This is a predicted structure of a 387-nucleotide part of an RNA (large-subunit ribosomal RNA, domain III) from Halanaerobium sp.
The source organism's lineage runs through Bacteria, Bacillota, Clostridia, Halanaerobiaceae and Halanaerobium.
Its mean pLDDT, the model's own confidence on a scale to 100, is 81.

Context: one part of a larger RNA
RNA sequence: GAGUAACGAAAAAGGGGUGAGAAUCCCCUUCGCCGGAAGCCUAAGGUUUCCUGAGGAAGGCUCGUCCACUCAGGGUAAGCCGGGACCUAAGCCGAGGCCGAAAGGCGUAGGUGAUGGACAACGGGUUAUAAUUCCCGUGCCGCCGCUAGGCGAUUGAGUGAAGUGGUGACGCAGGAGGGCAGGUCCGCAUGGUGGUGGAAUACCAUGUUCAAGCGCAUAGGGUGACAGCACAGGCAAAUCCGUGCAGUUAGACCUGAGGCGUGAUGAGGAGCCCCUACGGGGGCGAAGGGAUUGAUCCCACACUGCCAAGAAAAGCCGCUAGCGAGUUUAGUGGUGCCCGUACCGCAAACCGACACAGGUAGGCAGGGUGAGAAUCCCAAGGCGAGC
Numbered sequence: 001g002a003g004u005a006a007c008g009a010a011a012a013a014g015g016g017g018u019g020a021g022a023a024u025c026c027c028c029u030u031c032g033c034c035g036g037a038a039g040c041c042u043a044a045g046g047u048u049u050c051c052u053g054a055g056g057a058a059g060g061c062u063c064g065u066c067c068a069c070u071c072a073g074g075g076u077a078a079g080c081c082g083g084g085a086c087c088u089a090a091g092c093c094g095a096g097g098c099c100g101a102a103a104g105g106c107g108u109a110g111g112u113g114a115u116g117g118a119c120a121a122c123g124g125g126u127u128a129u130a131a132u133u134c135c136c137g138u139g140c141c142g143c144c145g146c147u148a149g150g151c152g153a154u155u156g157a158g159u160g161a162a163g164u165g166g167u168g169a170c171g172c173a174g175g176a177g178g179g180c181a182g183g184u185c186c187g188c189a190u191g192g193u194g195g196u197g198g199a200a201u202a203c204c205a206u207g208u209u210c211a212a213g214c215g216c217a218u219a220g221g222g223u224g225a226c227a228g229c230a231c232a233g234g235c236a237a238a239u240c241c242g243u244g245c246a247g248u249u250a251g252a253c254c255u256g257a258g259g260c261g262u263g264a265u266g267a268g269g270a271g272c273c274c275c276u277a278c279g280g281g282g283g284c285g286a287a288g289g290g291a292u293u294g295a296u297c298c299c300a301c302a303c304u305g306c307c308a309a310g311a312a313a314a315g316c317c318g319c320u321a322g323c324g325a326g327u328u329u330a331g332u333g334g335u336g337c338c339c340g341u342a343c344c345g346c347a348a349a350c351c352g353a354c355a356c357a358g359g360u361a362g363g364c365a366g367g368g369u370g371a372g373a374a375u376c377c378c379a380a381g382g383c384g385a386g387c
Stems, first nucleotide, its partner, number of pairs: 012030006031384004039364003045344002049342001050074006059067002079140002081340004086117002091112003097106003121138005141336011158323002163319005171306004177299003182293005188207001190205001193202001208267002213262004220255004224249003228245004233241002271284005307310001350359002366378003
């Protein structure tokens, strides 16, 4: 220079409390902002920032009794969520091998590798801080026993490939149908209000409930189906697949949302009652029916159309080679490993040197207006931007 510029988009006000100290911390009441987000879930990333108590040097663009700061204590519970003990893609590694002064490069078998496939749990409650993990209720999956029944031991039950076949198995666009979620309205139930001449009307809040299992199996979609014979095909074999021949038959098989009953004499529930050191704790508990609308979600890449012609392997279902003395059904009793799980997550906790007007994948999608996920106003919920 100069007590100058700046104090990083933005709405606060009043009352009460705490305290040495309050525009800035806590509580209350108004007011305002977002609401396809400035709400909720979650991946990456961060790595304790989470909760509680204490603090007031520094960090916080002011203040500070406050904090994502400092100190201390606590907090993350799984057979069924995600990952591993399963599978493979690109990519990577790579026994032998090929190449190369060396280092090393490439690559077969093989391995590894989810962003994909496969795979058993839902509802409610609870903490200051965790929950599909704890608790309650109701289930399911794998494995091991026991009991009872069935079948079988060479006239062979059953099991069964690293082999073989099927399936898994896949594009994009379009339109229609059947549903569910959700919304709205009516009814019903509970509570409350009314200053009026009067009335019973007007107003507020709520209105449900999962998976699995069982039965009926549905709207629909797909393939014709069945038995006989033969076969130089499927690297051996096959009763399986495939091909061929001659038959019978219009029904059969597969798939399939949703619905009804059950689960449930349960759970939750507006509200009411009691206690309270006002933070909260305990108890009781009504109604629960119908209409209408309706998806971008499900049936389902199902159908139709099109050309650029749209993963693999495991798994699952058959087949035999083989193995072979137990196996199967029901009930019941046991058993169930490792890792993650706090918190932020369009952000003051991630990437930007900062508590930075930037950037950051996916899911959810209420009401009025509207073609709409636009716009404006609101709900749930969250904020009022650290002078």
Rfam family: Bacterial large subunit ribosomal RNA. Gene Ontology terms of the family: ribosome and structural constituent of ribosome.